The part of an RNA shown here (small-subunit ribosomal RNA, central domain) has 353 nucleotides and comes from Actinocatenispora sp. Its Rfam family is "Bacterial small subunit ribosomal RNA". Its mean pLDDT, the model's own confidence on a scale to 100, is 84.
Context: one part of a larger RNA
Formats: sequence, C1' cells, structure tokens
RNA sequence: UUGGGCGUAAAGAGCUCGUAGGUGGCUUGUCGCGUCGGUUGUGAAAACCUGCAGCUUAACUGUGGGCGUGCAGCCGAUACGGGCGGGCUAGAGGCAGGUAGAGGAGAGUGGAACUCCUGGUGUAGCGGUGAAAUGCGCAGAUAUCAGGGAAGAACACCCGGUGGCGAAGGCGGCUCUCUGGACCUGUUCUGACGCUGAGGAGCGAAAGCGUGGGGAGCGAACAGGAUUAGAUACCCUGGUAGUCCACGCCGUAAACGUUGGGCGCUAGGUGUGGGGACCACUCCACGGUUUCCGUGCCGUAGCUAACGCAUUAAGCGCCCCGCCUGGGGAGUACGGCCGCAAGGCUAAAACUC
Repeated sequence: UUGGGCGUAAAGAGCUCGUAGGUGGCUUGUCGCGUCGGUUGUGAAAACCUGCAGCUUAACUGUGGGCGUGCAGCCGAUACGGGCGGGCUAGAGGCAGGUAGAGGAGAGUGGAACUCCUGGUGUAGCGGUGAAAUGCGCAGAUAUCAGGGAAGAACACCCGGUGGCGAAGGCGGCUCUCUGGACCUGUUCUGACGCUGAGGAGCGAAAGCGUGGGGAGCGAACAGGAUUAGAUACCCUGGUAGUCCACGCCGUAAACGUUGGGCGCUAGGUGUGGGGACCACUCCACGGUUUCCGUGCCGUAGCUAACGCAUUAAGCGCCCCGCCUGGGGAGUACGGCCGCAAGGCUAAAACUC
C1' cells in the first nucleotide's frame, strides 16, 4: 500500500461557518466524454506457453504459432454516469400566522446573608478542634439591638424537574432596550438552489498574561499553631496573587455521550417538555385518541469480544470529512508557524522490550 478499524482495546478534530474538491431528487430532449461491442494497425528481439526439428538423450538450441491484459484509428450501441437545453415538486429555502425557552449583549434595579464602620445594652470570655494551641478580647470582644452607615460578590428555601435553551464552551433574582436560533400550522412562492468540507476564518470552561480599576467573602503561595518518627500535607488561626469589572491576549481540558456530520430504512411499551388536529363536554379547566418536534427509561429483531447499544443505534445502507496501525523513548528533540510570557500547533529518530 491493499485490507481492517475508531463507546470502553490504538483511533471522532472542543464547536461552528465555509473555499477548493468529492457527492447529489423526479422527468424529457440532445451530444456520445466516460462505459460497452466489432474491426484495423501497432504492441522490437529475447523470455513465457505450445507444434515440429537439431546435437546419441536431456539441459541447450533452431523454426512456426500463441501470449503481450496496452495504445491509436474507424464503425456501431446509448441503459447507467457525465456535458448542454427544457419541465417538475417529494429535498432545501422563502412567505404568512402562532408558541415555548437560565440563547446572547447592554443598562437599570431588589431582598437575604457575610464582613467592616458608628451608636446603644452588657461583661469576661470568644473562637476553634478528635483534643488543643496559634488568634481575638477589660484600649470592652463574643452575644444582642438600630425604619444607622459603607462596600463587594453571589442570586437562598420554594419555583426547579429524570425540565428548558444554545453549535460547542456554557446559560438561573427582577425589569427594560437591542438581538440570534428553534418548533408548530397553512401549503401561498422559488425550483435541486442540496450534503459534506482539505486548507481557511470565527467562537471557545478554568487557570494564566498585559493595562487600568475593584476587593466583602473565599483563598494557591506564604506565616504561625497542631498532628507526626518526620509532616515542605490532611486539621486550625491568619493571609498575597487570584476570584469581580473594562479592554486586549492565551487557545487548552476526563472541551465526555470518551460515540464526526447529513439522508433514508428497520417491533413496541412507558414518562416528560413545546405545538397542531379530532372526540367528549354548555365553554374553559380536566380527560381520551392521534400527529409533528425535543428529552429520559425499558425492551424485539439485529449488532457486539463482552459490557452493552437498540427509531436520540453501537442495527441495515449511501455520501463527505477527521483519525488509528505494538509498548517505552514522546506528544519529546530538531525545524517551522503562533504567543508579551507561560506555552500552543505541527512532529521524528537512535536506542530498548
């Protein structure tokens, strides 16, 4: 390479958009590029297969035929693929009406709690632990009161859910403004406009970095107290960066469903979220049936090494991308690109088992 694979054995890129490329619905006409048939030429010799012949045989050699899977010309076929032209509506999109939602951004606002400050009451302890100590406190702490004050951060119990939204990361007090997407119904419009996507671009938790703010609580580092043989820990008292905001970087993760995206097909049962239709009902609520979309559990066929998966597939198929190829060395070295740095991306070999 061929092949075989990628939930857990090595292997799905963190996610999306999208360029080239690959691939692509029904129908009709045309061309005859691919494709198929015929024929002609060519496809050196040797070799190979084969008939015959020559050395006493064979090896070997000579001669005739075949082979030479290919290429080109000409003639023909037109189902399938393709080019060009026409038509269609089941894919895709648009339009109209409606619905749910912690989807995103900005601004404002609310209460509880913690801490600090002020004042009142009040007195000897408080705090902390397995037990203690460090620590705080007669300069009045802890506790308690105030319709006193300040500040920052997060949105408690309930709602809250096995729930919802988002491409992923992720999103939860309330209000307003701006804004993205989804679903359902109608079937009014366009008429294949689709799918995937090498490169590329954007987004991307936490930590970390730069500049400037902010700093209540928590809290790497650090200090002290304990524990211990030791204790650079676990426990305790403190506490800096950070955590928060603005702008700019970083670009990683057990970025996980450890399961790439799209389309079609293949038993059911039972919850739950959003919408529609029908039935019952005087209407609504409630209820029953059904349908579309989402999200769970169980389970048939089938699959699987097993575990398990099972209409939200890991089943049956097609299209496109990414990735794997024994362990260590190593996601390292070197080189390149990116970054302020930390480092990231790409990515070996010797050697060794």